[in-house]
RNA sequence: AGAGUGGACUGGAUGGCCGCUGGCCGAGGCCGGAUGCGUCGCCAUAUCGACGCCCCUGCGGCCUCGGCGAGAGGAAAGUCCGGGCUCCGCAGGACACGGUGGUGGGUAACGCCCACCGGCCGCAAGGCCAGGGAAAGUGCAACAGAGAGCAGACCGCCUCACAGGGUUCCCCCUGUGCGGUAAGGGUGAAACGGUGAGGUAAGAGCUCACCAGCAGGCCGGGUGACCGGCCUGGCUAGGCAAACCCCACCGGGAGCAAGGUCAAGCAGGGAGCAGCGGCUGGGGUGAAGCCCAGGUGGUUUCGCCCGCCCGCGGGCUGGUCCGGCCCGCUAUCGACUCCCGGGUGGACCGCUCGAGGUGCCGAGCAAUCGGCAUCCUAGAUAAAUGGCCAUCGCCCGCCCGGUUUCGUCCGGACGGGAACAGAACCCGGCUUACAGGUCCGCUCGCGUC
Numbered sequence: 001a002g003a004g005u006g007g008a009c010u011g012g013a014u015g016g017c018c019g020c021u022g023g024c025c026g027a028g029g030c031c032g033g034a035u036g037c038g039u040c041g042c043c044a045u046a047u048c049g050a051c052g053c054c055c056c057u058g059c060g061g062c063c064u065c066g067g068c069g070a071g072a073g074g075a076a077a078g079u080c081c082g083g084g085c086u087c088c089g090c091a092g093g094a095c096a097c098g099g100u101g102g103u104g105g106g107u108a109a110c111g112c113c114c115a116c117c118g119g120c121c122g123c124a125a126g127g128c129c130a131g132g133g134a135a136a137g138u139g140c141a142a143c144a145g146a147g148a149g150c151a152g153a154c155c156g157c158c159u160c161a162c163a164g165g166g167u168u169c170c171c172c173c174u175g176u177g178c179g180g181u182a183a184g185g186g187u188g189a190a191a192c193g194g195u196g197a198g199g200u201a202a203g204a205g206c207u208c209a210c211c212a213g214c215a216g217g218c219c220g221g222g223u224g225a226c227c228g229g230c231c232u233g234g235c236u237a238g239g240c241a242a243a244c245c246c247c248a249c250c251g252g253g254a255g256c257a258a259g260g261u262c263a264a265g266c267a268g269g270g271a272g273c274a275g276c277g278g279c280u281g282g283g284g285u286g287a288a289g290c291c292c293a294g295g296u297g298g299u300u301u302c303g304c305c306c307g308c309c310c311g312c313g314g315g316c317u318g319g320u321c322c323g324g325c326c327c328g329c330u331a332u333c334g335a336c337u338c339c340c341g342g343g344u345g346g347a348c349c350g351c352u353c354g355a356g357g358u359g360c361c362g363a364g365c366a367a368u369c370g371g372c373a374u375c376c377u378a379g380a381u382a383a384a385u386g387g388c389c390a391u392c393g394c395c396c397g398c399c400c401g402g403u404u405u406c407g408u409c410c411g412g413a414c415g416g417g418a419a420c421a422g423a424a425c426c427c428g429g430c431u432u433a434c435a436g437g438u439c440c441g442c443u444c445g446c447g448u449c
Base pairs, nucleotide, nucleotide: 002444003443004442005441006440007439008438009437010436012392013391014390015389016388017387018386020071021070023068024067025066026065027064028063029062030061031060032059034057036053037052038051039050040049041048073420077431078430080429081428082427083426084425085255086254087253088252092322093321094320095319097251098250099249100248101247102116103115104114105113106112117131118129119128120127121126132246133245137244138243139240140239154185155184156181157180158179160177161176162175163174164173165172166171193211194210195209196208197207198206212236214233215232216231217230218229219228220227221226259349260348261347262346268340269339270338271337272336275333277310278309282306283305284304285303286302287301288300289299290298291297311329312328313327314326315325316324317323356375357374358373359372360371361370362369363368394417395416396415397414399412400411401410402409
């Protein structure tokens, strides 16, 4: 050279002509109203009320003109997370349900980012991990295999017994049976630690040495996850939890079509559903009776209305329960639920100044934080930022000239092309898509010096 890896930026520029949207300021016109003007009323003024008007004052809306400056993205996408903000439920608690899962830090927060630990991949730079628990329990793993986690004997090896043969006995071979064995072979992705030695009838951690793992103890390093070392022990307790499950932590619901103001307009109807009451007590009122001294007096009974206490019944809350709130306790009810139907779908706010951007300095390995300075960079509402021309730049193809270490490089002409893709309340992330181009760091490595 080349190959790779990590990160940042860009993704046309300039000029001319024509055309859009909204912000701020100014001028003019039209419309509307009032703390403006006029009249009346209130004993009078002010205030207030009614009526009328737009001459003065100022306000609001619309239209036209002029000036100033602004106008899509790194993903605006997916709607996957986290919030800000708005509304609801007295907004609380538990369970269910859902989410996350090494440690430490960052952040408004997160399932995100940074650093580190452990494991795996890669020669390396680096990359990946749904990274707590498998002696709490349940479950799954095709086929093969004797046996797949309280496992297991197909071929083998060994003791004993029996039978046959060889053989003088001893001993050897074959077969059968009881028993022992899991070191050798086989099956499988994986077989209940590995290597070696001793031991044994044959073997086995049966014993020993070393190694790995597990449990316990101690020491050192580190904030920690964890790492390293020593000692003891039993020999050894597979895989899957992105299977159920256990553990730790987190979690109200709905969402800008949230929600609010103004204007305009109508028309409500039906169905459903459980419900015994108590204290005869408080207040008001009607009628009747009684008492007193003839009263707007006292008292008793009955009816109606209102409120309180207890109890009961029903309803609401994202699911269940508690709590809380609402309705009722004689009922053609209401809280609530469901069904049918009517009106409005207009204007304005929310709506863009922010956990904001940029530059410098400081702290930190970093993410990021702090300080100083400076800047304002879309607010549409069927949805604006575009069209044409010219020149230059970039990429591709082809041709010509020069150069060349034959990889290439420089210049010129012609033709063609330019990626993914459009805000809609806003922000921090993640994920996905992206023609071409530029820059920086690191790794391997051919050649040359």

The prediction has a mean pLDDT of 76. This is a predicted structure of a 449-nucleotide RNA (Bacterial RNase P class A) from a Planctomycetota bacterium. The sequence was found by an Rfam model in a public genome assembly. Rfam family: Bacterial RNase P class A. It is annotated as a ribozyme. Taxonomically the source falls in Planctomycetota (Bacteria, Pseudomonadati).